[in-house]
Transfer RNA from a Lentisphaerota bacterium, 76 nucleotides, folded computationally. Taxonomically the source falls in Lentisphaerota (Bacteria, Pseudomonadati). It matches the Rfam family "tRNA". By type it is a transfer RNA. It was read from a public genome assembly.

RNA sequence: GGGACGUUAGCUCAGUCGGUAGAGCACGUGACUUUUAAUCACGGGGUCCUGGGUUCAAUCCCCAGACGUCCUACCA
Numbered sequence: 001g002g003g004a005c006g007u008u009a010g011c012u013c014a015g016u017c018g019g020u021a022g023a024g025c026a027c028g029u030g031a032c033u034u035u036u037a038a039u040c041a042c043g044g045g046g047u048c049c050u051g052g053g054u055u056c057a058a059u060c061c062c063c064a065g066a067c068g069u070c071c072u073a074c075c076a
Stems, first nucleotide, its partner, number of pairs: 001072007010025004019056001027043005033037001049065005
């Protein structure tokens, strides 16, 4: 230098033939009894990496960029 993949809740990760985005853990509240806590239920929490484009509508498609991982070429 070239290429591939990834970026979504505090953390780890799903997801969508384009149509209001989810789980587990964590956190908060309540119930319960086995009480420094466990279990069950409920709840809060999101610029879907950034900018632009296409579209009635973009987390999803296209372009550019940022960051991370991996493969590869060249130089030395």